About this RNA: SAM riboswitch aptamer (S box leader) from Sporolactobacillus shoreicorticis, 103 nucleotides, folded computationally. It was read from a public genome assembly, where an Rfam model found it. Rfam family: SAM riboswitch aptamer (S box leader). Rfam links the family to the GO term regulation of gene expression. The coordinates come from a structure-prediction model, not an experiment, and the mean pLDDT is 84.
RNA sequence: UGUUUAGCGAGAGAAGUGGAUGGGCUGGCCCAACGAAGCUUCAGCAACCUUGCCCAAAGUGGAGGGUGCUGAAUCCAUCAGGUGCGAAUCUGGAAGAUAGGCA
Numbered sequence: 001u002g003u004u005u006a007g008c009g010a011g012a013g014a015a016g017u018g019g020a021u022g023g024g025c026u027g028g029c030c031c032a033a034c035g036a037a038g039c040u041u042c043a044g045c046a047a048c049c050u051u052g053c054c055c056a057a058a059g060u061g062g063a064g065g066g067u068g069c070u071g072a073a074u075c076c077a078u079c080a081g082g083u084g085c086g087a088a089u090c091u092g093g094a095a096g097a098u099a100g101g102c103a
Base pairs, nucleotide, nucleotide: 001103002102003101004100005099006098008096013042014041015040016039017038022030023029026077027076028075043070044069045068048066049065050064051061052060053059074095079092080091081090082089083088
C1' cells in the first nucleotide's frame, strides 16, 4: 500500500509546552485567545488481538502485554430506496478511522 472480516448512538482529561486552528474531503453546523492543532508527561476508558474459567462453543471475568480512544452518533448530510401533502423521518450503501487476518 492492496484486500478481507468485525464492531463504530455506550465509555473515558488533566498538567506542561505551543500560539491559531481543529472536527478526513465537499456542504452545513460546531470547536477555538475563558487558548486550536502539534508535542511531552501523567491519568483514565474500552476490550480488537493477547489472557483466566470452560473439553469446545456460547457465555463470563481480568487489564499484565500489542494497539486504539478520551466535545457533539463516525457531529449531520451527500448515493439509493421506503413512509409522508410537506417539514421531516426510517433503512441500506458509499466513504472514513480503528482492530484482526492475508498478500